c-di-GMP-I riboswitch aptamer from a soil metagenome, 82 nucleotides, folded computationally. Model confidence (mean pLDDT): 86 of 100. It matches the Rfam family "c-di-GMP-I riboswitch aptamer". From the family's description: GEMM was predicted in a large-scale screen for bacterial structured RNA regulatory elements. Genes associated with GEMM are involved in a diverse array of functions, including chemotaxis regulation, signal transduction, secretion and chitin. Of the family's consensus pairs, 95% are formed in the model. RNAcentral holds the sequence, with entries from MGnify.

[in-house]
RNA sequence: GAUAAAGGCAAACUUAUCGAAAGAUAAGGACGCAAAGCCACGGGUCUAAGGUUAAAUAAACUAUGAUCGCCGGGUUACCGAA
Numbered sequence: 001g002a003u004a005a006a007g008g009c010a011a012a013c014u015u016a017u018c019g020a021a022a023g024a025u026a027a028g029g030a031c032g033c034a035a036a037g038c039c040a041c042g043g044g045u046c047u048a049a050g051g052u053u054a055a056a057u058a059a060a061c062u063a064u065g066a067u068c069g070c071c072g073g074g075u076u077a078c079c080g081a082a
Base pairs, nucleotide, nucleotide: 001079008033009032013028014027015026016025017024018023031069037075038074039073041072042071043070044067045066046065050062051061052060053059
C1' cells in the first nucleotide's frame, strides 16, 4: 500500500461440545480485514462462579475469567507499481 499477482483469515448466523457466565473450540457460512498472524505487556470493554457488603430468593462491588475482529505496544510475515 496499487483497479497488480499469488494467496490467507473469517463477522453475524446455524449445529455440536465445554463453561457459572462472558466467551471459547469444531463444522458449515462470509460481514469484512495489508497483519482480522501471534503475545494479555498498558488501557478500555464484557462476565461475576468464588469473595465482600447487604439482608430481600432483590441488589451493589470485585478478576484470579474473557476479549488481540476495541485501541496502543512487542514480535513474525507474502508481493514490490507509485